[in-house]
RNA sequence: GUCUCCGUGGUGUAGUCUGGAUAGCAUUGAGGCUUGCGGAGCCUUAGACUCGGGUUCAAAUCCCGGCGGAGACA
Numbered sequence: 001g002u003c004u005c006c007g008u009g010g011u012g013u014a015g016u017c018u019g020g021a022u023a024g025c026a027u028u029g030a031g032g033c034u035u036g037c038g039g040a041g042c043c044u045u046a047g048a049c050u051c052g053g054g055u056u057c058a059a060a061u062c063c064c065g066g067c068g069g070a071g072a073c074a
Base pairs, nucleotide, nucleotide: 001073002072003071004070005069006068007067010027011026012025013024020057028046029045030044031043032042033041050066051065052064053063054062
């Protein structure tokens, strides 16, 4: 230099191909219930789509570009 892939709560991930429901799950934090006590169990709650632009009635998802990371070739 060329090409490919990845980026979603504090952490790990699903969803993207085929656009549409309150963005799901686990863990974590906070509060509560339970308990002789509890770090076990149960309930409630908090927290996320890497950035900009475009297409569209509607974008995490499609298109273009940027940024960051990984890999292949040279």
The RNA shown here (transfer RNA) has 74 nucleotides and comes from Candidatus Iainarchaeum sp.
Rfam family: tRNA. The family's RNA type in Rfam is transfer RNA.
The coordinates come from a structure-prediction model, not an experiment, and the mean pLDDT is 80.